Bacterial RNase P class A from an Actinomycetota bacterium, 342 nucleotides, folded computationally.
Rfam family: Bacterial RNase P class A. Its family is annotated with ribonuclease P activity, dimeric ribonuclease P complex and tRNA processing in the Gene Ontology.
RNA sequence: UGGGUCGACCAGACGGCCGCGGCAUUGCCGAGGAACGUCCGGGCUUCACAGAGCAAGGUGGUGGGUAACACCCACCCGGGGAAACCCGCGAGAAAGUGCAACAGAAAGUAAACCGCCGCGCAAGCGGUAAGGGUGAAACGGUGGUGUAAGAGACCACCAGCACCUCGAGUGAUCGAGGUGGCUAUGUAAACCUCGCCUGAAGCAAGAUCAGACAGAAGGUGCUUGAGAGCUGCUCGCUCGAGCCUUCGGGUAGAUCGCUAGAGGGUGCCGGCAACGGUACUCCGAGAUAGAUGGUCGUCACCCGAAAGGGUACAAAACCCGGCGUAUCGGUCGACCCGUCCU
Repeated sequence: UGGGUCGACCAGACGGCCGCGGCAUUGCCGAGGAACGUCCGGGCUUCACAGAGCAAGGUGGUGGGUAACACCCACCCGGGGAAACCCGCGAGAAAGUGCAACAGAAAGUAAACCGCCGCGCAAGCGGUAAGGGUGAAACGGUGGUGUAAGAGACCACCAGCACCUCGAGUGAUCGAGGUGGCUAUGUAAACCUCGCCUGAAGCAAGAUCAGACAGAAGGUGCUUGAGAGCUGCUCGCUCGAGCCUUCGGGUAGAUCGCUAGAGGGUGCCGGCAACGGUACUCCGAGAUAGAUGGUCGUCACCCGAAAGGGUACAAAACCCGGCGUAUCGGUCGACCCGUCCU
C1' cells in the first nucleotide's frame, strides 16, 4: 500500500421561540440498534391442596457460562477455503420397518450379459467372478502362490471393521501396539430406537374501590350424587346442591399492576473466553384514543469545482436475556495473503 476475513462503536449535536406528556416546585426527563418479526427462554400474575401413568412437544458431539434457552464461549470430528476463517437439524443402520429412479445379468436368499477354462462333431452341459461393460454404489485394494481357468482359497503389505493393551486429555477424541481372513453399501432434515427437558393460560394476566340488577319457560340432579377442580386422556384425591339450554332486562367508571432493575458506567481481581466477584458511582418515557413535535440559526458527516443537494431502516404500551430480518453513512481494532521500500 492493495485485496480478504472477523469484531466493536455511533445513529446527528448545540442554542432561541412556539406547542405537548410525566414528576416535581422553578427545575429535570421524554421513542431504538433494531423499539420491527412474535421465533425461543424467563421474571411476574391466576388456576383451593397434593400426586401417578400414558400421550404430546422440544432438544441432540464434549466441557463450561447463564435466572433459563434452540442463546453465548472454548474445544473435538466432518466438509469448504491458499490462509485468516466459514459451515454443520453432528446420538444409533449389528433392534425393526421403509426407500435408492433409470441403466444393468444382478442393488440383497444378490447375480452371470460379454468373456476365461473343461467335456462334446454340433446343439449344449459343467466350473468361474480375476478381465470388460452398466451405474452414485457391484462380496475391499496392490503384488504373488496356487489352479483346467480362477477366487481371501492361501501369503505379504495396506484400508475398513471387531476385540484387547498402553499413553495424552475433565471429556468428546487423538496417538501407538497386538489379535482376527471378519470385508452384505448408503439413507434416520424417512418411520423408529436411545439420552435429556417440559403443568396451562397470559398485563385484554390479575388486585382493590364504585355502580347496576328482572325475570320467564324447558330439561336434569339432590349424598345411591348432576356438576366443578384450566392440556389431551386415565387413575387417584378434594369440593359439592345445584347445574344446563332458550327468551328477556340492567351496569361496565376509577385506581393499582406501570417501571430502582437477573439495571447502567468506571476501576481492580479471577478465567484462554463467554462470564463471575468486588469497590465507587448514576437513575435515562410510563402514555391510556394514546405525548416525545414545529420553526429559525450555527456546526458535524456524505456527494459536488462551486452554487447547492442529501442524511437510511423505522418507532415505546408489563419487563428482561437472545435469535432472525431491514438499514443512508461514518469511526476504530485485530488477523491472513500479495506487492514495494528499508

The coordinates come from a structure-prediction model, not an experiment, and the mean pLDDT is 77.
The sequence was found by an Rfam model in a public genome assembly.